[in-house]
c-di-AMP riboswitch aptamer (ydaO/yuaA leader) from an Opitutaceae bacterium, 173 nucleotides, folded computationally. The organism belongs to Opitutaceae, within Bacteria. It matches the Rfam family "c-di-AMP riboswitch aptamer (ydaO/yuaA leader)". Rfam describes the family as follows. This family represents a conserved RNA structure found upstream of the ydaO and yuaA genes in Bacillus subtilis and related genes in other bacteria.

């Protein structure tokens, strides 16, 4: 050093959110090494944007009010105000109820339900659960989209049993 093979141990978790390298600063120290922090290049992983074709289209709802229809309510047409823009990252679409403001439309909150989503190396089986269901952006304006552009790699946490196949990292026959 290369190929077969036998045993033991061990692989954290959500999230795209991390690897290797080079170089400055810092601690340690005699040097080696190692540890931390910055900047950078690459790989890797995930976001927006952004053509043909393709998709899509002037919208709705609520108070007053006129005019048609009408017995009358509905209705339908016009005026006048007032509600509600659109989108994107995420699993976190949403509804009943109850407060409060407001004629309403609707806006805010609060609690229960809930589409949906996570659980330890990956898949499958099984047995029992246990938790999340949210915030934050752009900023009037974007559908999908090849080329291209461009941004992100934060932050928070913890020990679900068993079984079986693979795999990967050590070490050993």
């Nucleotide at each position: 050093g290369u190929u077969c093979u036998u045993u033991c141990a061990c692989c954290g978790c959500c999230u795209a959110a991390g690897g290797c390298g080079a170089c400055g600063c810092c601690g340690c120290u005699u040097c080696c090494u190692c540890g931390g922090c910055g900047u950078u290049u690459u790989c890797a992983c995930g976001g927006g944007g952004g053509a043909c074709c393709c998709a899509a289209a002037u919208a709705u709802c609520c108070g007053c009010u006129g005019c048609g229809c009408u017995c009358u309510c509905u209705c339908g047409c016009g005026g006048c105000g007032g509600a509600c823009g659109g989108g994107g990252c995420g699993a976190a679409c949403g509804g009943a109820c109850g407060c409060a403001g407001g004629c309403a439309a609707c806006u805010g909150c609060g609690c229960c339900c809930a589409a949906g989503g996570u659980c330890a190396c990956u898949u499958c089986c099984u047995a029992g659960g246990a938790c999340c269901g949210a915030g934050c952006c752009c900023g009037u304006c974007a559908g999908c989209u090849a080329a291209c552009c461009u941004c992100g790699u934060c932050g928070g946490c913890a020990a679900u049993g068993g079984g079986a196949a693979g795999g990967g990292u050590g070490a050993u026959c």